About this RNA:
A computed fold for a 96-nucleotide RNA from a Candidatus Dadabacteria bacterium, annotated as Bacterial small signal recognition particle RNA. Rfam family: Bacterial small signal recognition particle RNA. Gene Ontology terms of the family: signal recognition particle, plasma membrane targeting and SRP-dependent cotranslational protein targeting to membrane, signal sequence recognition. Rfam classes the family as a non-coding RNA gene. The prediction has a mean pLDDT of 75.
RNA sequence: GGCCGGGCCCGUACGACUGGGGCUUGUGAACCCCGCUAGGCCCGGAAGGGAGCAACGGUAGCAAUAACCUCCGUGCGUUAUGGAUACCUGGUCGCU
Numbered sequence: 001g002g003c004c005g006g007g008c009c010c011g012u013a014c015g016a017c018u019g020g021g022g023c024u025u026g027u028g029a030a031c032c033c034c035g036c037u038a039g040g041c042c043c044g045g046a047a048g049g050g051a052g053c054a055a056c057g058g059u060a061g062c063a064a065u066a067a068c069c070u071c072c073g074u075g076c077g078u079u080a081u082g083g084a085u086a087c088c089u090g091g092u093c094g095c096u
Base pairs, nucleotide, nucleotide: 001093002092003091004090005089006088007087009083010082011081012080013079014077015076016074017073019071020070021069022068024064025063026062027061033058034057035056041050042049043048
């Protein structure tokens, strides 16, 4: 000095960790939410119509959240893969 490899470095995947969101569950409108609305009420001669409590079904909000999905992040990784190869290092060949 050439070649091959490792370390360090960078990207990606996967994983780990962390946080948010979703899903799910509960609760939920005494600052009066939405839908539907038995009974009862109101209008009507009737047919029918109207407002509408409870129940029921939901929303904002609140709480929880094992697993799962998703997104951000990371002085993480005895993982996989690609890159870079200045520097450190192993092997090998050659030259002086």